[in-house]
Molecule: Bacterial RNase P class A
Organism: Burkholderiales bacterium
């Protein structure tokens, strides 16, 4: 230098105007108060706002409600050895098989002496003992083309099973908590000796229900809701995946559901894509581009 291999980051940048979701801080208006605040507004300022996959919803966990004495049965999921983790079917490492020159990729892997099933093509015969030839006192020995297996304790479990180990169900629209108006429901009072009602009162009308408290339960609000197996560094431990102490950061939380528009400039001209209770995985989909670690030609020295 050129071809590769692994594994990590980044996903257009700067500058400005104008919006849009929360959030902090001040400052003001109205209600509330146990006077400590609080609950709704305004006004000013400050900060902040999608991913590496937010997606598929495939696999494991937190979390919450239901259900649950224990114990079979039945089904489901894994499947070498050992590690790792909160748990996996995930990751790490070791052997073994393929593939690659190599750096490295991939890998459905317990048990066929418990049972059953199956075993192309070939071959006289293929799963269970027979058949041919020779032979023996006796089905008593011993060969038998083919074929991956032939006269048997063969193969196959990616066929059924055994076996070991694990598995309740829904699923943030979970769940919990304040709560109109309407029509239910109980209870206690009025009421045909006429109640409520008809704008405040008496007449008049009218003619069966009215009033008050309780309580579930809807609309709506609140909360669950984002500080968590968290990130990030340092050192220490482990081949590694992983752990484990100090330090430091707070990194959308919305509910018709924000994270955008426009302009300017500079580039390599910007893929794939869009949070939804939260995390560990795998899987797919991506224009490209940085950096480190090895590998195999080829060239100089």
């Nucleotide at each position: 230098g050129a071809a590769g291999c692994u594994g990590g980051c980044c996903a257009g940048g700067c500058a400005g105007u104008c919006g849009c979701u929360g959030c902090c801080u001040g400052u003001u208006g109205c209600g509330u108060u146990u006077c400590g605040g609080u609950g709704c507004g305004g006004c000013a300022g400050g900060g902040a706002g999608a991913g590496g996959a937010a997606a598929g919803u495939c696999c494991g966990g937190a979390c919450u409600c239901c259900a649950c004495a224990g114990a079979g049965c039945g089904g489901g999921a894994u499947g070498u050895c050992g590690g790792c983790u909160a748990a996996c079917g995930g990751c790490c490492g070791a052997a073994c098989g393929c593939c690659g020159u190599g750096a490295g990729g991939c890998g459905a892997g317990g048990a066929a002496c418990a049972g059953g099933g199956c075993c192309a093509c070939a071959g006289a015969g293929a799963c269970g003992a027979g058949c041919g030839u020779a032979u023996u006192u006796a089905g008593u020995u011993a060969c038998g083309g083919u074929g991956a297996a032939a006269c048997g304790c063969g193969g196959u479990a990616a066929c059924c099973u055994c076996c070991a180990u694990c598995c309740g169900g829904a699923g943030c629209a979970a769940g919990a908590c304040c709560a109109a108006a309407u029509a239910g429901g109980c209870a206690g009072g009025c009421g045909a000796u006429g109640a409520u009602g008809c704008g405040g009162c008496u007449c008049g009308c009218g003619g069966a229900g009215c009033c008050u408290g309780c309580g579930g339960g809807u609309a709506g609000g609140u909360u669950g809701c984002u500080u968590g197996a968290a990130u990030g560094u340092a050192c220490g431990g482990g081949u590694a995946a992983c752990c484990g102490u100090g330090c430091a950061u707070c990194u959308a939380g919305a509910u018709g559901a924000a994270u955008g528009a426009c302009u300017g400039u500079c580039c390599a001209u910007g893929a794939c894509a869009g949070a939804a209770u939260c995390c560990g995985g795998c899987u797919u989909a991506c224009c490209g581009g940085c950096c480190a670690g090895c590998u195999u030609c080829c060239u100089u020295u």